[in-house]
Context: one part of a larger RNA
Molecule: small-subunit ribosomal RNA, 5' domain
Organism: uncultured bacterium
RNA sequence: GACGAACGCUGGCGGCGUGCUUAACACAUGCAAGUCGGACGGUAAGGCCCCUUUCGGGGGGUACACGAGUGGCGAACGGGUGAGUAACACGUGAGGAACGUGCCCUUGACUUCGGUAUAGCUCCAGGAAACUGGUGGUAAUCCCGAAUAUGAGCCUGGCCUGCAUGGGUUGGGUUGGAAAGCUUUAUGCGGUCAGGGAUCGUCUCGCGGCCUAUCAGCUUGUUGGUGGGGUAAUGGCCUACCAAGGCAGCGACGGGUAGCCGGCCUGAGAGGGUGACCGGCCGCAUUGGGACUGAGAUACGGCCCAGACUCCUACGGGAGGCAGCAGUGGGGAAUAUUGCACAAUGGGCGCAAGCCUGAUGCAGCAACGCCGCGUGCGGGAUGACGGCCUUCGGGUUGUAAACCGCUUUCAUCCAUGACGAAGCGCAAGUGACGGUAGUGGGAGAAGAAGCACCGGCUAACUACGUGCCAGCAGCCGCGGUGAUACGUAGGGUGCGAGCGUUGUCC
Numbered sequence: 001g002a003c004g005a006a007c008g009c010u011g012g013c014g015g016c017g018u019g020c021u022u023a024a025c026a027c028a029u030g031c032a033a034g035u036c037g038g039a040c041g042g043u044a045a046g047g048c049c050c051c052u053u054u055c056g057g058g059g060g061g062u063a064c065a066c067g068a069g070u071g072g073c074g075a076a077c078g079g080g081u082g083a084g085u086a087a088c089a090c091g092u093g094a095g096g097a098a099c100g101u102g103c104c105c106u107u108g109a110c111u112u113c114g115g116u117a118u119a120g121c122u123c124c125a126g127g128a129a130a131c132u133g134g135u136g137g138u139a140a141u142c143c144c145g146a147a148u149a150u151g152a153g154c155c156u157g158g159c160c161u162g163c164a165u166g167g168g169u170u171g172g173g174u175u176g177g178a179a180a181g182c183u184u185u186a187u188g189c190g191g192u193c194a195g196g197g198a199u200c201g202u203c204u205c206g207c208g209g210c211c212u213a214u215c216a217g218c219u220u221g222u223u224g225g226u227g228g229g230g231u232a233a234u235g236g237c238c239u240a241c242c243a244a245g246g247c248a249g250c251g252a253c254g255g256g257u258a259g260c261c262g263g264c265c266u267g268a269g270a271g272g273g274u275g276a277c278c279g280g281c282c283g284c285a286u287u288g289g290g291a292c293u294g295a296g297a298u299a300c301g302g303c304c305c306a307g308a309c310u311c312c313u314a315c316g317g318g319a320g321g322c323a324g325c326a327g328u329g330g331g332g333a334a335u336a337u338u339g340c341a342c343a344a345u346g347g348g349c350g351c352a353a354g355c356c357u358g359a360u361g362c363a364g365c366a367a368c369g370c371c372g373c374g375u376g377c378g379g380g381a382u383g384a385c386g387g388c389c390u391u392c393g394g395g396u397u398g399u400a401a402a403c404c405g406c407u408u409u410c411a412u413c414c415a416u417g418a419c420g421a422a423g424c425g426c427a428a429g430u431g432a433c434g435g436u437a438g439u440g441g442g443a444g445a446a447g448a449a450g451c452a453c454c455g456g457c458u459a460a461c462u463a464c465g466u467g468c469c470a471g472c473a474g475c476c477g478c479g480g481u482g483a484u485a486c487g488u489a490g491g492g493u494g495c496g497a498g499c500g501u502u503g504u505c506c
Stems, first nucleotide, its partner, number of pairs: 001505003005502005012373006018366002020331001025329003029326003034073003039070002042066002046064001047062006080284003090208007099201002104197008112146004121136001123134004152175010181189002210256003217247003222244008259281004263274004286307005309320004337363001339362003345359001346357004376406004386397004410447001412442005420433001423430002450495005455476003461490005471478002
């Protein structure tokens, strides 16, 4: 000098930030991922209309609307955390002639003809529940078949070209392959195939960044090859066979510790330390394992199995996962509200209106930090009273107070009152923050100062008490009867809504 700090004393206001560093301990409760009726069959509830009524209600229609269901997209983002990881995890620079990419942009071509299932529903059955089984019938942008096909696979020619395997382009033959409709009828929203782009991702390599030799040898899918499998793709990634290799004192292997970086702190720099907040990457989601779906996961609020734990049970069996936002217990020196709103920004879905969004925007708590402001200003000597000291003359507190004049920041009261609104909507209208900020007016010096230190280092001195006691102390050291070093008081010095102490780093 710095801090995500804590502790002690003290504490007026505002702005902007920051706030479980410990138990990746366990979690009550609520919320954190839905949306589309302009894909579908429909109609549980509500609205509207009609009929009926024993005034409780019942029946029908509509589709304003829409529970549950089929289907589509999203749920792989956003948010949390740092356990693990010494590794191509990260940073940086290359490579992919070895790769993928939903939504988006662009180019070309197409969107033809059929089919039968199934949920919801009805009826029945089992179960305490979670839930499950069966019967009958039904729809689609669900599923399946056929047609067509620039392209794809295989076989076979030509041409061009490179950086080795190769790459590009153009013929012939052959094989199996597409589609979906909706609607307010529009310059609408979609669907299929193929090429290109963008974005995002994946793989490989060079180099770089911890400690330890009281770890010296390590390795059998190990190192390489061939055939095969697998993957979007290269590859011992996996497998069979063959060879016997590969790494290591430039530290292999083992052990310990640790997420990495942009940065942050310090320093003249070199360097040292660190990785909170914000941003990028990675890993993880009660512990361990596994795959499914999908463009994308081996998936925090999905599934299956096993373990521990908690809960329900009719004992047969079931349910759960806050390292999301709040909040609780526990641990700890220590870290906040079970708040408001989708108004803005962004995200998902939707033609849109809109719905959802603990992302986000705000508010609350905390001097935890940084910055700003205030606690008055001018005059005022008999240098008042009081306090302290005294050589008893006085000195000092001290222009300090009283007193006179003035001002009103901030706080307070009254009135007024935003920007943020671009947008969306035919229009009316639409702001959580917020009656906030700001502005105008009112009153009155009124409501607002402490903490540490005063032996030297180190700015600041006397008195009393104590008597190697009580105590102080960062180092040197003070205290045993005149202590500037302990305690108190007066005075002084430093900083100031803070001041000290402790801890850590330079």